[in-house]
Molecule: c-di-GMP-I riboswitch aptamer
Organism: Allolucifera butyrica
RNA sequence: GUAAUAAAAGGGCAAACUUAUUGAAAGAUAAGGACGCAAAACUAUGGGUCUAAGUACGUAUUAGGUAUAUGACCGCCAGGUUGCAAAA
Numbered sequence: 001g002u003a004a005u006a007a008a009a010g011g012g013c014a015a016a017c018u019u020a021u022u023g024a025a026a027g028a029u030a031a032g033g034a035c036g037c038a039a040a041a042c043u044a045u046g047g048g049u050c051u052a053a054g055u056a057c058g059u060a061u062u063a064g065g066u067a068u069a070u071g072a073c074c075g076c077c078a079g080g081u082u083g084c085a086a087a088a
Base pairs, nucleotide, nucleotide: 012037013036017032018031019030020029021028022027035075041081042080043079045078046077047076048073049072050071054068055067056066057065
């Protein structure tokens, strides 16, 4: 120095839920709050999942439906980038 991830130290993030804002929605942001997380840091590159504004089709004998991301999820999996401490 690299890798793996035991102990210890310093710590870090923040699920559900509540309130407010925003959005068509899925969601996101902020405050409170901790289920958990060794990358639960960043990245939408691949897969997967969620929503359906718009668009297309259907229907006025009503079925307000069906399909579809350009929207979203990194705390779904993988890839890429970066990082603290420290044994065997």